[in-house]
RNA sequence: GAGGGUAUAGCUCAACUGGCAGAGCGCGUGCUUAGCAUGCACAAGGUCCUGGGUUCAAUCCCCAGUGGCCUCC
Numbered sequence: 001g002a003g004g005g006u007a008u009a010g011c012u013c014a015a016c017u018g019g020c021a022g023a024g025c026g027c028g029u030g031c032u033u034a035g036c037a038u039g040c041a042c043a044a045g046g047u048c049c050u051g052g053g054u055u056c057a058a059u060c061c062c063c064a065g066u067g068g069c070c071u072c073c
Stems, first nucleotide, its partner, number of pairs: 001072004006067002010025004019056001028042004049065005
């Protein structure tokens, strides 16, 4: 320098071809226990990487940029 794929909750990741964003783990609260762990229930937590475009409407489609990953030179 070229190509590919990736970016979503504190962490690991879903979300299907546009219309209310979720799981597991973790954190918090309650129940259980003499207490702890385990178990059960509940709750909180999101600028969907950034900017622009298309659209009535964008996490999703298009363009550009940024970060990190892989391959080639």

Annotation:
This is a predicted structure of a 73-nucleotide RNA (transfer RNA) from Camelus ferus. The sequence is in RNAcentral, with records from Rfam. The same sequence occurs in records of 2 taxa. Its Rfam family is "tRNA". Rfam links the family to the GO term triplet codon-amino acid adaptor activity.